[in-house]
RNA sequence: GGGCCAUUAGCUCAGUUGGGAGAGCGCAGCGUUCGCAACGCUGAGGUCAGGGGUUCGAUCCCCCCAUGGUCCA
Numbered sequence: 001g002g003g004c005c006a007u008u009a010g011c012u013c014a015g016u017u018g019g020g021a022g023a024g025c026g027c028a029g030c031g032u033u034c035g036c037a038a039c040g041c042u043g044a045g046g047u048c049a050g051g052g053g054u055u056c057g058a059u060c061c062c063c064c065c066a067u068g069g070u071c072c073a
Stems, first nucleotide, its partner, number of pairs: 001072007010025004019056001027043005050064004
């Protein structure tokens, strides 16, 4: 220098023929207990890495860019 992959909640990750943003763990509150743990219920938490484009509409398609991984030279 070039190819490919990843980037979504605090962490680990789903997601889609383009239209509802989600799960587990963690966190908060409540219940249960003398108390803790466990368990149950409820809830908060997101510029979908960043910028631009296409579209009535973009996490998803196109371009650029950043970071990490991997392969080639």

Description: Transfer RNA from a Candidatus Rifleibacteriota bacterium, 73 nucleotides, folded computationally. Its Rfam family is "tRNA". By type it is a transfer RNA.